[in-house]
RNA sequence: GGACCGCUAGCUUAGUACGGUUGGAGCACCCGACUGAUAAUCGGGAGGUCGUGCGUUCAAAUCGCAUGCGGUCCA
Numbered sequence: 001g002g003a004c005c006g007c008u009a010g011c012u013u014a015g016u017a018c019g020g021u022u023g024g025a026g027c028a029c030c031c032g033a034c035u036g037a038u039a040a041u042c043g044g045g046a047g048g049u050c051g052u053g054c055g056u057u058c059a060a061a062u063c064g065c066a067u068g069c070g071g072u073c074c075a
Stems, first nucleotide, its partner, number of pairs: 001074007010027004020058001029045005051067005
């Protein structure tokens, strides 16, 4: 220098092929129930502008372009 893959909540991750319900789950966190108390279990809650920017579209995590970080391969 070239090709490709990944980036979504504090952590791990589903969803992207075929754009269309309000972006979902587990752990952690907060509140409550249970208990003499704790753990476990059960119920509820908060937390995301989907790496960043621009564009296409009635509508973008999903499509296009540029770019950042990490990784694999080639030279």